[in-house]
Context: one part of a larger RNA
RNA sequence: CUGGGCGUAAAGGGCGCGCAGGCUGCGUUACAAGUCAGCUGUUAAAUGCAUGGGCUUACCCCAUGAGUGCGGUUGAAACUGUAGUGCUAGAGUACUGUAGAGGCAAGCGGAAUUCCCAGUGUAGCGGUGAAAUGCGUAGAUAUCUGGAGGAACACCAGUGGCGAAGGCGGCCUCCUGGACCAUUCCUGACACUCAGACGCGAAAGCUAGGGUAGCAAACGGAAUUAGAGACUCCGGUAGUCCUAGCCCUAAACGAUGCAGACUAGGCGUCGGCGGUUUAAUCACCGUCGGUGUCCAAGCUAACGCGAUAAGUCUGCCGCCUGAGGACUACGGCCGCAAGGCUAAAACUC
Numbered sequence: 001c002u003g004g005g006c007g008u009a010a011a012g013g014g015c016g017c018g019c020a021g022g023c024u025g026c027g028u029u030a031c032a033a034g035u036c037a038g039c040u041g042u043u044a045a046a047u048g049c050a051u052g053g054g055c056u057u058a059c060c061c062c063a064u065g066a067g068u069g070c071g072g073u074u075g076a077a078a079c080u081g082u083a084g085u086g087c088u089a090g091a092g093u094a095c096u097g098u099a100g101a102g103g104c105a106a107g108c109g110g111a112a113u114u115c116c117c118a119g120u121g122u123a124g125c126g127g128u129g130a131a132a133u134g135c136g137u138a139g140a141u142a143u144c145u146g147g148a149g150g151a152a153c154a155c156c157a158g159u160g161g162c163g164a165a166g167g168c169g170g171c172c173u174c175c176u177g178g179a180c181c182a183u184u185c186c187u188g189a190c191a192c193u194c195a196g197a198c199g200c201g202a203a204a205g206c207u208a209g210g211g212u213a214g215c216a217a218a219c220g221g222a223a224u225u226a227g228a229g230a231c232u233c234c235g236g237u238a239g240u241c242c243u244a245g246c247c248c249u250a251a252a253c254g255a256u257g258c259a260g261a262c263u264a265g266g267c268g269u270c271g272g273c274g275g276u277u278u279a280a281u282c283a284c285c286g287u288c289g290g291u292g293u294c295c296a297a298g299c300u301a302a303c304g305c306g307a308u309a310a311g312u313c314u315g316c317c318g319c320c321u322g323a324g325g326a327c328u329a330c331g332g333c334c335g336c337a338a339g340g341c342u343a344a345a346a347c348u349c
Stems, first nucleotide, its partner, number of pairs: 003321004007303002012317001014200003021193002025087007033080002035076008049065006090190001091187002094183001097180002102176002105173001107171002109153001114148003119143002124135002161168002205246006214240002219235004257316006265294012298305002322349003331342004
């Protein structure tokens, strides 16, 4: 000496589930595989190393010795391991409750836009910076009955809630997943992580069938302009919606992997429980779980983080190793395609 890192410099897998693997709580008994100690065999010679010696020194040469490794044997039993036995603090189960846009399916509702029929009514409406395209005497715009249809659910609404993530918001119902509090009943380490595998995965896109009110890539037109492939305006098709099946990407972000332990506090907020108080609430105190904010110590290049850590540690996985070339080529695997996953080199600096 036996690497350093990953919030923003390169670097956390989009998210879960989970086999192999790695790793694994407290006590006790046995064994002795790992581990440690003594003795011993072997480790050819030369070389190397140590000690001593010989050429006047050195290079060189000679002698002796040590020596890791492997094997045998005798022991040790703390740790790892194996086997047995016990425990309850991890984990799970049971039971009483609680909150919630968690998921799936079916039904219902009102507001608004558009369209259609009819009434009233007459010359404009619409749009813009200003206009024009456009709509309107075949009666529009405005106003008022009635009807059709699709999509989305104002207010409540909140650094509020739920979910592993993507994500989830009108109301009611069926089915269904998870979480939390309290009790401390039961099991007795059953735990943690996870290459591969498997599943989920916004939007756009694709296939087949349906649907289409509004919006709106492409496209057409009117303007603007030197031009206008745009910004603005009038139209408008895919698409947006539903069913079934693909695609598998993202600034899939907290740009922060998961689990556990430990380390001052203050102030909010959501869910539960206990206590004090009250007629009952409210309020206050305590506690557990979430979600915010400001900070101690500490960390950090700084910004900042700070019990929801980026602090101090442990286990396991993923990833980085100068910039460009390159989220590329080639090959492989996947896909209907679009493309996705994996992933170089020459060369240049």
A computed fold for a 349-nucleotide part of an RNA from an uncultured bacterium, annotated as small-subunit ribosomal RNA, central domain.
The RNAcentral record of the full RNA draws on Greengenes.
Model confidence (mean pLDDT): 89 of 100.